[in-house]
């Protein structure tokens, strides 16, 4: 250099046949309890690696670039 996979809240993952982002853990508050854990309820937190394009509309499609992992040499 070439090929393949990946980058999404603090962490791990889903969503990738275009229609406003879901789940688990964690965090905060409240409830329950003598109390803690467990359990229940609510909340904050990601505009999706960066930029551009297509579209009424892009995490999703197209282009360029960055980063990580693997394969070939």
């Nucleotide at each position: 250099c070439g090929c393949g996979g990946g980058g999404u809240g603090g962490a791990g993952a889903a969503g990738c046949c275009g229609g406003u982002a879901u789940c688990u853990c964690g965090c905060c508050a409240g409830g329950c309890c003598c109390a803690u854990a467990a359990c229940c309820u609510g909340g904050a937190g990601a505009c999706c690696g960066a930029g551009g394009g297509u579209u009424c509309g892009a995490a999703u499609c197209c282009c360029u670039c960055c980063c990580c992992c693997g394969c070939c040499a």
A computed fold for a 73-nucleotide RNA from Brachybacterium kimchii, annotated as transfer RNA. The sequence is in RNAcentral, with records from ENA. NCBI's taxonomy places the organism under Bacteria, Bacillati, Actinomycetota, Dermabacteraceae, Brachybacterium. Its Rfam family is "tRNA". By type it is a transfer RNA.